[in-house]
Context: one part of a larger RNA
RNA sequence: GAUCGAACGCUGGCGGCAUGGCUAAAACAUGCAAGUCGCACGCGAAAGUCCCCUUCGGGGGAUGAGUAGAGUGGCGAAAGGGCGAGGAAUGCAUGGGUAACGUACCCCAGGCACGGGGAUAGCUGCGGGAAACUGCAGGUAAUACCCGAUGUGACCACGAAUUCUUCAGAAAGCGUGGUAAAAGGGCGGGGAUCCUUCGGGACCUGCCGGCCUGGGAGCGGCCCGUGUCCUAUCAGCUUGUUGGUGAGGUAACGGCCCACCAAGGCGACGACGGGUACCGGGACUGAGAGGUUGGCCCGGCGCAUUGGGACUGAGACACUGCCCAGACUCCUACGGGAGGCUGCAGUAACGAAUAUUGGACAAUGGGCGAAAGCCUGAUCCAGCAAUGCCGCGUGUGGGAUGAAGCCCUUCGGGGUGUAAACCACUGUUGGGGACUACCAAGCAGAGGGAGUCAAUAGCUCCCCGCGUUGAGGAGUCCCUGAGGAAGCCACGGCUAACUUCGUGCCAGCAGCCGCGGUAAGACGAAGGUGGCAAGCGUUGUUC
Numbered sequence: 001g002a003u004c005g006a007a008c009g010c011u012g013g014c015g016g017c018a019u020g021g022c023u024a025a026a027a028c029a030u031g032c033a034a035g036u037c038g039c040a041c042g043c044g045a046a047a048g049u050c051c052c053c054u055u056c057g058g059g060g061g062a063u064g065a066g067u068a069g070a071g072u073g074g075c076g077a078a079a080g081g082g083c084g085a086g087g088a089a090u091g092c093a094u095g096g097g098u099a100a101c102g103u104a105c106c107c108c109a110g111g112c113a114c115g116g117g118g119a120u121a122g123c124u125g126c127g128g129g130a131a132a133c134u135g136c137a138g139g140u141a142a143u144a145c146c147c148g149a150u151g152u153g154a155c156c157a158c159g160a161a162u163u164c165u166u167c168a169g170a171a172a173g174c175g176u177g178g179u180a181a182a183a184g185g186g187c188g189g190g191g192a193u194c195c196u197u198c199g200g201g202a203c204c205u206g207c208c209g210g211c212c213u214g215g216g217a218g219c220g221g222c223c224c225g226u227g228u229c230c231u232a233u234c235a236g237c238u239u240g241u242u243g244g245u246g247a248g249g250u251a252a253c254g255g256c257c258c259a260c261c262a263a264g265g266c267g268a269c270g271a272c273g274g275g276u277a278c279c280g281g282g283a284c285u286g287a288g289a290g291g292u293u294g295g296c297c298c299g300g301c302g303c304a305u306u307g308g309g310a311c312u313g314a315g316a317c318a319c320u321g322c323c324c325a326g327a328c329u330c331c332u333a334c335g336g337g338a339g340g341c342u343g344c345a346g347u348a349a350c351g352a353a354u355a356u357u358g359g360a361c362a363a364u365g366g367g368c369g370a371a372a373g374c375c376u377g378a379u380c381c382a383g384c385a386a387u388g389c390c391g392c393g394u395g396u397g398g399g400a401u402g403a404a405g406c407c408c409u410u411c412g413g414g415g416u417g418u419a420a421a422c423c424a425c426u427g428u429u430g431g432g433g434a435c436u437a438c439c440a441a442g443c444a445g446a447g448g449g450a451g452u453c454a455a456u457a458g459c460u461c462c463c464c465g466c467g468u469u470g471a472g473g474a475g476u477c478c479c480u481g482a483g484g485a486a487g488c489c490a491c492g493g494c495u496a497a498c499u500u501c502g503u504g505c506c507a508g509c510a511g512c513c514g515c516g517g518u519a520a521g522a523c524g525a526a527g528g529u530g531g532c533a534a535g536c537g538u539u540g541u542u543c
Stems, first nucleotide, its partner, number of pairs: 001543002004540001006539005013392006019385002021350001027347002030345003035075003040072002043069001048063006082303003091228008101220003106216007114148004123138006154179006162171004185208006193202003229275003236266003241263006248256001278300004282293004305326005328339004356382001358381003364378001365376004395425004405416004429484001430480007438473002442468002447463006487532005492513003498527005508515002
């Protein structure tokens, strides 16, 4: 000199863009942060309003409404969001491999969906419990569950041949045997024909789905090479240890696990141990080489009160799922229960120190849904903080041999100083008012065209754009009127900037050298001056 997630002191006008618990991965009150689908399914209120009856207590019906609602089922909840404890390698970075693998949703292609069955939640009845919750009986539906059929192909086993190469495997196919599917369900439309309980159904058709198989895209699992902090005052380490055979397990290779066999494997190119630490893209600094660093943003990893475990599932050993154990907190009728902010706010604590218990789904994105839409503390905005960077303002021009005040003085004068007053302007910003380009594309739908189709229904696509969507921001114009807006540090040398008074080795200063003991340019004050400026200094960190 530069730097910062900074802090502290004094001061403080505005805007834009960023950033903001670095300490206790210590504890958490309260609210919210993951739902959605009635076009999978069976149920299904109430208030209110209207009508009728009434013994005036009330009763019945319609509507509300197939709405609210809980339940079964499906998809999602493994994403998004947070944090960095652990971990020195099961991580990360980079380059390869998988002839050892998986993949829900999405795209492409081929094929299929036949027949049947039994339950169960909700509900009703009777119970248990303070509650959390729960027992028995009855009874009901499905795209929930189960059985059978079919099965080109797929998978498995056996058999024989072909091709390729890294010579032991792979590829495509053949024969025989075996194994496993499904929901023709939902919604819309329809001329003829048939059935009909006259509601509709069969049938045809469009859309959305279902099952099997192959391929793709994207995503993921696993393996290998290389690199990846300090310590030798850590020198030897290792028994599932190293390898083999067989069996198991996994989506898959493998001591991953197990039985048996062999006795190996690693190490001064640092094994093993100890300490520290998430890693990278990057960031800071520096002429570079390098040094330091990993907050915000992006990629990867790990974690979710501590430890362990599996279940479900395409995917987890699962932050706001389950079980067990521990610590802690809360409720209790003492029998027993409930909880997990390292999500967003917020509390208390700790600390030098770090914000609102805000608004909106308008945009972007995500989940569900055919869609309207619903949910979304992701996100977008606003609030707080000079924490940082950048920009703007606090006026502009004129104005005296130069007011007053203050300071210095050799008492002549000099400085503050065109500074002020005063005159003339301007209108950034501030304050007040009016208005609307933009952040809005979509969405629904009138109309037109094309495709599908038996069809001028319906549905899909394209064109068009009557209608409609802004939490918050931004912009334009008018009015007002210099009005509301400057401080901080330094002035002995390094180092730009000097005098007077006070003090008297005192009080004090100080980064180093050093100042202060009666004329201190170094302490304190004043005037002046220098530097930077909505900041300026101090402390700390790194180069």

The part of an RNA shown here (small-subunit ribosomal RNA, 5' domain) has 543 nucleotides and comes from a metagenome. The coordinates come from a structure-prediction model, not an experiment, and the mean pLDDT is 83.